[in-house]
This is a predicted structure of a 73-nucleotide RNA (transfer RNA) from Plenaster craigi. Its mean pLDDT, the model's own confidence on a scale to 100, is 81. Lineage of the source: Eukaryota > Opisthokonta > Porifera > Demospongiae > Plenaster. Its Rfam family is "tRNA". Its family is annotated with triplet codon-amino acid adaptor activity in the Gene Ontology. By type it is a transfer RNA.
RNA sequence: AGGUGUUUAACUCAGCUGGUAGAGUGAUGUGCUUACACCACAUAAGUCGAAAGUUCAAGACUUUCAGCACCUA
Numbered sequence: 001a002g003g004u005g006u007u008u009a010a011c012u013c014a015g016c017u018g019g020u021a022g023a024g025u026g027a028u029g030u031g032c033u034u035a036c037a038c039c040a041c042a043u044a045a046g047u048c049g050a051a052a053g054u055u056c057a058a059g060a061c062u063u064u065c066a067g068c069a070c071c072u073a
Stems, first nucleotide, its partner, number of pairs: 001072007010025004019056001027043005049065005
């Protein structure tokens, strides 16, 4: 320099053909226990990497930029 993949909750990841943003783990609270753990229930936690475009509507489609990983030279 060229190319491929990836970026969504604190972490690991889903999200189908554009139509209400989710799960597990973790955190907090309650129950249970002498207490802790386990277990059960509940709650909080997200401008979906940034900006722009298309659209009635974008996590998803298009463009540019950025971070990370890899390949080629």